[in-house]
The RNA shown here (SAM riboswitch aptamer (S box leader)) has 127 nucleotides and comes from Aneurinibacillus soli. Rfam family: SAM riboswitch aptamer (S box leader). Its family is annotated with regulation of gene expression in the Gene Ontology. The RNAcentral record of the sequence draws on Rfam. NCBI's taxonomy places the organism under Bacteria, Bacilli, Caryophanales, Paenibacillaceae, Aneurinibacillus.

RNA sequence: CUCUUAUCCAGAGAGGCAGAGGGACUGGCCCGAUGAUGCCCGGCAACCAUCACAUGAAUGGUCUGUAUAGACAAUUGUGUGAACGGUGCUAAUUCCUGUAGGACAUACGUGUUCUAACAGAUGAGAG
Numbered sequence: 001c002u003c004u005u006a007u008c009c010a011g012a013g014a015g016g017c018a019g020a021g022g023g024a025c026u027g028g029c030c031c032g033a034u035g036a037u038g039c040c041c042g043g044c045a046a047c048c049a050u051c052a053c054a055u056g057a058a059u060g061g062u063c064u065g066u067a068u069a070g071a072c073a074a075u076u077g078u079g080u081g082a083a084c085g086g087u088g089c090u091a092a093u094u095c096c097u098g099u100a101g102g103a104c105a106u107a108c109g110u111g112u113u114c115u116a117a118c119a120g121a122u123g124a125g126a127g
Base pairs, nucleotide, nucleotide: 001127002126003125004124005123006122007121008120013041015040016039017038021031022030023029025098027096028095042090043089044088047086048085050082051081052080053079054078055077057076058075059074061072062071063070064069094119099116100115101114102113103112104111105110
């Protein structure tokens, strides 16, 4: 960088450093010397990993039994919790919007709303 997949209306500091831009892009609308962006600390969350508990579905195994069957542990699944590890996040819904379609309204310019797509962000997996 590309592909696949899940999520994106919840949550998170009156701290330190440093100083002019920032909110991906478009058009808006905002944030910012009462200090933005960035870095550090703190915090949030629970995607991956880990651990605990519960569950009973699947798979095969071992044991008991003449047998129907039962027991045991394992792996996978599901749910809940924890938060030492790997990421992530920490203004505004991804701040709104941008393409297509539906519904409603319309002073016919458009507006409101819903759905889907596109784009983007993050995790996990693959190349």